This is a predicted structure of a 119-nucleotide RNA (SAM riboswitch aptamer (S box leader)) from a Gammaproteobacteria bacterium. Of the family's consensus pairs, 94% are formed in the model. NCBI's taxonomy places the organism under Bacteria, Pseudomonadati, Pseudomonadota, Gammaproteobacteria. The prediction has a mean pLDDT of 82.

[in-house]
RNA sequence: AACUCAUCGAGACCGGCUGAGGGAUAGGCCCAUUGAAGCCGGGGCAACCUGCAGGACUUACCAUCCUGAAAAGGUGCCAACUCCUACGGAACAGCAAGACUGUUUCCGAAAGAUGAUUG
Numbered sequence: 001a002a003c004u005c006a007u008c009g010a011g012a013c014c015g016g017c018u019g020a021g022g023g024a025u026a027g028g029c030c031c032a033u034u035g036a037a038g039c040c041g042g043g044g045c046a047a048c049c050u051g052c053a054g055g056a057c058u059u060a061c062c063a064u065c066c067u068g069a070a071a072a073g074g075u076g077c078c079a080a081c082u083c084c085u086a087c088g089g090a091a092c093a094g095c096a097a098g099a100c101u102g103u104u105u106c107c108g109a110a111a112g113a114u115g116a117u118u119g
Base pairs, nucleotide, nucleotide: 002118004116005115006114007113008112013042014041015040016039017038021031022030023029025086026085027084028083043078044077045076048074049073052068053067054066055065056064082111087108088107089106090105091104092102093101094100
């Protein structure tokens, strides 16, 4: 790299350097010289792993699972629901009905992001 599993409608800034892009991709729509992205110094949010405590299982320990507190360690994050849509299905509305359509709603996937195991 890749596979697998879990989560993704909450939350979170102030300076310095720099100088035009950024929001994965495509189409939209937003943010941006009242300073983008990046780098640096501080700060914060959260709770995936580690650590701690209790419980389940066990003769017992380890492992595994559940719960809780904490936030020192490893990560992550600090515009907008993963910003919206993308593929499939259902409902609803338009139409006499059907086809078809949709700044409508829901469900399931795909893709993406983050963490962890394996590698």